[in-house]
RNA sequence: CCUCUAAAAUCGCUGAGUUCUUUUUGACAAGAAGCGGGGGAACCAAAUUUUUGGGGUGAAUCCCAUUUAACAUUUAAUGGGUAGGGUACUUUCAACCCGAAUCCGUCAGCUAACUUCGCAAGCGUUGAAAGAGGGGGGAA
Numbered sequence: 001c002c003u004c005u006a007a008a009a010u011c012g013c014u015g016a017g018u019u020c021u022u023u024u025u026g027a028c029a030a031g032a033a034g035c036g037g038g039g040g041a042a043c044c045a046a047a048u049u050u051u052u053g054g055g056g057u058g059a060a061u062c063c064c065a066u067u068u069a070a071c072a073u074u075u076a077a078u079g080g081g082u083a084g085g086g087u088a089c090u091u092u093c094a095a096c097c098c099g100a101a102u103c104c105g106u107c108a109g110c111u112a113a114c115u116u117c118g119c120a121a122g123c124g125u126u127g128a129a130a131g132a133g134g135g136g137g138g139a140a
Stems, first nucleotide, its partner, number of pairs: 011124004018033005034119006044109001053107001054104004062081006069074001084098004089133004093127001
């Protein structure tokens, strides 16, 4: 120096999901700050298409094939792709990974004032490399 494996963290990653005060062994509860989401005028948009339901959070949409229940369509599963998203400031290059789930309940375009809700959960990244561009700290 390179490759492989493992470990560690008061070091980090996905995500809005953090900090402080009071009470408390601690958590929860209450409050403040910060971050994020929903509802909600005028104007604008839409000229509506309402079981072929509709809508929200989220990167997570859409397509094809096979099997499957139903037997015109369609449902579910598996596999392959894909819009899109992630990997230690950003970007270029390379590689890897995700491309889910769930909520409202017949109902919601945008939306100032106003109003309301959440602050979880789960993890360990072929390079913390190199080029370029930034940022921060220290000294004088």